[in-house]
RNA sequence: CGGCCAGCCGCGUCGAAUCCCAAGGUCAGUAGGGCCGCGGGAGCCGGGGACCCACCUCGUGGGGUGAAUCCGCCGCGAACGUGCGGCGGUAGGGCAACUCCACCGCCCGAACCCGUCAGCUAACCCGGUAGACGAGAUGGAGAGGAGAU
Numbered sequence: 001c002g003g004c005c006a007g008c009c010g011c012g013u014c015g016a017a018u019c020c021c022a023a024g025g026u027c028a029g030u031a032g033g034g035c036c037g038c039g040g041g042a043g044c045c046g047g048g049g050a051c052c053c054a055c056c057u058c059g060u061g062g063g064g065u066g067a068a069u070c071c072g073c074c075g076c077g078a079a080c081g082u083g084c085g086g087c088g089g090u091a092g093g094g095c096a097a098c099u100c101c102a103c104c105g106c107c108c109g110a111a112c113c114c115g116u117c118a119g120c121u122a123a124c125c126c127g128g129u130a131g132a133c134g135a136g137a138u139g140g141a142g143a144g145g146a147g148a149u
Base pairs, nucleotide, nucleotide: 001010002009003008004007011134012133013132014131018042019041020040021039024036025035026034027033043129044128045127046126047125048124053119061117062114063113064112065111070089071088072087073086074085075084076083092108093107094106095105098142099141100140101139102138104136
C1' cells in the first nucleotide's frame, strides 16, 4: 500500500533477522481446526581463535555490532582537558516489479554492547536470527518470464 473487516492475509522497504520439525500450553469444540511455543535443524549473519605477516603503550584505557564517521560555530559545565546539548556541513548509507550505468529528486547520517581484554588468522570454539515501517521519477544496457505465430 491492497483485499477482507477489527483481526487476518497478500505485496513491498530498512535490516543477518527467513524456512522446516516441534515438548508443552491455549481457544473453540462432535469433528475438522486456529494461536502461542521449550527445544532441534537448514540457510543467513556476527564474534573469539595459530604459523606467517603486521603492530608500542601510557592522559582522556582499549574494543565490537552498525551506513551512522569527521569538521566548524554557539551554549552548559569547566583551571586545562574530557564531556553534554543545539545549528550547519560531511565520510558513509538507503529509496516497490532481477542486476548494472547515467542524471535529477527525497531521506538517514542513530543507538547499543564488552569490561582493562581481543590485529590478521587454518583447525576449533561461541553467539544472533530482532525491531521499525508504506515507498522515486526518467533514460540506457543486460538477464529472465509469459503470450502469439
The RNA shown here (c-di-AMP riboswitch aptamer (ydaO/yuaA leader)) has 149 nucleotides and comes from Streptosporangium subroseum. Its Rfam family is "c-di-AMP riboswitch aptamer (ydaO/yuaA leader)". Rfam's curators write: This family represents a conserved RNA structure found upstream of the ydaO and yuaA genes in Bacillus subtilis and related genes in other bacteria. Its family is annotated with regulation of gene expression and cyclic-di-AMP binding in the Gene Ontology. Its mean pLDDT, the model's own confidence on a scale to 100, is 75. RNAcentral holds the sequence, with entries from Rfam and Ribocentre.